[in-house]
Context: one part of a larger RNA
RNA sequence: GGAUGAAUUCUAGCGACAGGCUUAACACAUGCAAGUCGAGGGGCAGCGGGUUGUAGCAAUACAACUGCCGGCGACCGGCGCACGGGUGAGUAACACGUAUGUAACCUGCCCUCUGCAGGGGGAUAAGCGGAAGAAAUUCCGUCUAAUACCGCAUGAUACAAUUUGGAGACAUCUCCGGGUUGUCAAAGGAGUGAUUCGGCAGAGGAUGGGCAUGCGGCGCAUUAGCUAGUCGGCGGGGUAACGGCCCACCGAGGCGACGAUCAGUAGCCGGCCUGAGAGGGCGGACGGCCACAUUGGGACUGAGACACGGCCCAGACUCCUACGGGAGGCAGCAGUGGGGAAUAUUGCACAAUGGGGGAAACCCUGAUGCAGCGACGCCGCGUGAGUGAAGAAGUAAUUCGUUACGUAAAGCUCUAUCAGCAGGGAAGAAAUACUGACCUUACGGUCAGCAGGCGGUACCUGAGUAAGAAGCCCCGGCUAACUACGUGCCAGCAGCCGCGGUAAUACGUAGGGGGCAAGCGUUAUCC
Numbered sequence: 001g002g003a004u005g006a007a008u009u010c011u012a013g014c015g016a017c018a019g020g021c022u023u024a025a026c027a028c029a030u031g032c033a034a035g036u037c038g039a040g041g042g043g044c045a046g047c048g049g050g051u052u053g054u055a056g057c058a059a060u061a062c063a064a065c066u067g068c069c070g071g072c073g074a075c076c077g078g079c080g081c082a083c084g085g086g087u088g089a090g091u092a093a094c095a096c097g098u099a100u101g102u103a104a105c106c107u108g109c110c111c112u113c114u115g116c117a118g119g120g121g122g123a124u125a126a127g128c129g130g131a132a133g134a135a136a137u138u139c140c141g142u143c144u145a146a147u148a149c150c151g152c153a154u155g156a157u158a159c160a161a162u163u164u165g166g167a168g169a170c171a172u173c174u175c176c177g178g179g180u181u182g183u184c185a186a187a188g189g190a191g192u193g194a195u196u197c198g199g200c201a202g203a204g205g206a207u208g209g210g211c212a213u214g215c216g217g218c219g220c221a222u223u224a225g226c227u228a229g230u231c232g233g234c235g236g237g238g239u240a241a242c243g244g245c246c247c248a249c250c251g252a253g254g255c256g257a258c259g260a261u262c263a264g265u266a267g268c269c270g271g272c273c274u275g276a277g278a279g280g281g282c283g284g285a286c287g288g289c290c291a292c293a294u295u296g297g298g299a300c301u302g303a304g305a306c307a308c309g310g311c312c313c314a315g316a317c318u319c320c321u322a323c324g325g326g327a328g329g330c331a332g333c334a335g336u337g338g339g340g341a342a343u344a345u346u347g348c349a350c351a352a353u354g355g356g357g358g359a360a361a362c363c364c365u366g367a368u369g370c371a372g373c374g375a376c377g378c379c380g381c382g383u384g385a386g387u388g389a390a391g392a393a394g395u396a397a398u399u400c401g402u403u404a405c406g407u408a409a410a411g412c413u414c415u416a417u418c419a420g421c422a423g424g425g426a427a428g429a430a431a432u433a434c435u436g437a438c439c440u441u442a443c444g445g446u447c448a449g450c451a452g453g454c455g456g457u458a459c460c461u462g463a464g465u466a467a468g469a470a471g472c473c474c475c476g477g478c479u480a481a482c483u484a485c486g487u488g489c490c491a492g493c494a495g496c497c498g499c500g501g502u503a504a505u506a507c508g509u510a511g512g513g514g515g516c517a518a519g520c521g522u523u524a525u526c527c
Stems, first nucleotide, its partner, number of pairs: 001527004006523003010519001013381003017377001020373001021339001026337003030334003035079003040076002043072002047070003050065006086292003096216007105209002110205007118152001120150002127142006158183011188197003218264001225255003230252004235247003267289004271282004294315005317328004345371001347370003353367001354365004384414004394405004418468001421462004428454001434449006471516005476497003482511005492499002
C1' cells in the first nucleotide's frame, strides 16, 4: 500500500447494488415453514342447493327430511413428504478434487417401442354400539367400499434350471441365437359418445445415484513401531452389486523413516485476498460435493432414507399430570433469553421464477420475489455556479509599517441535481386455464376480456427557495503540511527513531496549513 462477514471513536444529506451470530452444534415462548387429489373409494361432521311443513299477500323466516346436486372435515387409497431450506459439530477419510473402471450394480416420475388387461375371493378403516383412562390414547363387538389386499387363468426377448451353436475378453467371465422345463402380471376413473387420463409385463433411452482404483492437497519424530477379522485362501450368508461386509474352517500374514501408529488441528473444491510473478494466506456470500439434525443406537416404509418439521429404544433437559402415566426437539423463516467487541423484521405476496399434488380450475410453498433495519462494503450524486478589492468587519500574528484567513464573505447575476410540495405514471405478463364471440369435423384455431406483491414505486413534468445537507485525521523525520500562547522530565505524546528538566514547529489550546471526504481515524487479522 491493498484486503475484511469486521468492531470501535467522532461525524453524517440521498440513491443503486451486494452482504449482515465469525462467539454457545447453548436453551427456546408464540406463529408459520408439506401438502394435494372427490376425475380411486365408502360416506355426510360442517356449508350451500333441493324437497316437505308452518307463518305470511309476497319477499322471507323457522322447523323437519334428504347424499339427489355443488362441494367436503375426519377416514381408506394414490403421489409427494429422500426435493427445496439450515448448519459445519464430526471427519486427515476414496470425505473432497481430478482421471478412469463397473465384464460387480440400481434408477419412481419422464421419453421411444412391443404386447396385455379374463374371471373370482376374503377382509378392513371411517360409521354404529360399548368399555378403560385425568389425558395422550387404547381395546371389544358389528356393518361396508375401492386404483387397498389375495388366489386362479393367460403370459414373453423377464427370472430360474438344463441343453446347444457362434462371437468376444481382463483370471474368476461376458454377449448374441436356438431347444426343453418351471415361476411371476394388471385397475379402473371421467365423458351420451368419439375419446382421454390412468393400470400390467418387457426392451431401449434419458436423468439421478451406488461401488472400486491411480494421482493430489496438514503441522508434530519432544509420537517408532502398529495390527487377531488383523492379512490371505476355500466354502457359505448377506446386498441392487463387489468385497472379512459377516460367519465356519485353513494358512501366517498385512502396514511402517517414500513416516505406519498415537495425539493435535481442519468440512473439501470452484474460487477469494495479496503479489510483476513464483508464491503466501483464506474457504464468509454464490455454485458443486460431503456430513449432521437434542446425545447415542436401531430398523421400518419406499424407486430412493437408516429419514431436520417419520417411528422405536436408551441418556440428559423442559413441560403436563388426577402420580397410574404422557408430551417435546428452530443447525427452516421471523422472534426470545444467554454468550459476546459484534450481526437485522415475531413484515408483504405467491404477481414473476421454480417445486409438490391435480385432467383442469386450483391448492400448498418463510424456496423464491420484494419490502423493513444498520455508512457493514462498493459505486454514483449532492451540499451550489459566475462575478465581486472598500482587500470590509472579525480573529490570529506582528519588526506596529503591516501580514494571513481572502474572492473567502457581503453585494449583484444565475441554476435547481438531491431532499420537500403538486400532477402524470410504467416495464416486469407471456402463457395455461376460464368467460364471451367467430371459424371449424374436432376437446382444434383466431380475437376480446380476466390477472401485479414490489407500488402510486421507478421514471417524467411543473412551481418555488441557495435554501435543508461537512466532517474526521494529521502538520519533528520517515510523510504532504508552522506560528503564538500555556506547561516546565510535570501534565502528556509515541508506529519506529524519539519529544517534554523556562523561548517545545513532537505535550495542551488557538490561528494558519496539509490529506481524505459522507466519511475519517483507531484496533484486530492476511499478503
Predicted 3D model of a 527-nucleotide part of an RNA (small-subunit ribosomal RNA, 5' domain) from an uncultured bacterium.
Its Rfam family is "Bacterial small subunit ribosomal RNA". Rfam links the family to the GO terms ribosome and structural constituent of ribosome.